[in-house]
RNA sequence: CGACAAAGGCAAACCCGUCGUAAGGCGGGGGCGCAAAGCCAUGGGCCCUGUUAGCAUUUGCUUGGUCAGGGUCGCCAGGUUACCGAA
Numbered sequence: 001c002g003a004c005a006a007a008g009g010c011a012a013a014c015c016c017g018u019c020g021u022a023a024g025g026c027g028g029g030g031g032c033g034c035a036a037a038g039c040c041a042u043g044g045g046c047c048c049u050g051u052u053a054g055c056a057u058u059u060g061c062u063u064g065g066u067c068a069g070g071g072u073c074g075c076c077a078g079g080u081u082a083c084c085g086a087a
Stems, first nucleotide, its partner, number of pairs: 001085002009034002014029006032074001038080003042077003045072006052065001053062003
C1' cells in the first nucleotide's frame, strides 16, 4: 500500500429475547456492508435524558441555545495493537 488472491474475521436494516426513562447495550436469527466495521469517548459531529435561561451591552444574538449527565469508534480526526499478500 490493498488483488474479482488464499485462509479466516466482523456484522447494517429487520425479527425475537433481555437490560435501560431514553439514545442505546447484550444474546440469538439475519446480512447491507467493512482491510482495522479490533480497542480507547481525547477533539469535533450526531443522538438521548434532565435543566432553564445564557452571551453581549445604544441597536442585539442564541431556544437546533445554556449547563449537567449519558449514548454512538458501522460519522470524521487522533492514539494504540494486529492477520494475509500480488502489483

This is a predicted structure of an 87-nucleotide RNA (c-di-GMP-I-GGC riboswitch aptamer) from a soil metagenome. The coordinates come from a structure-prediction model, not an experiment, and the mean pLDDT is 84.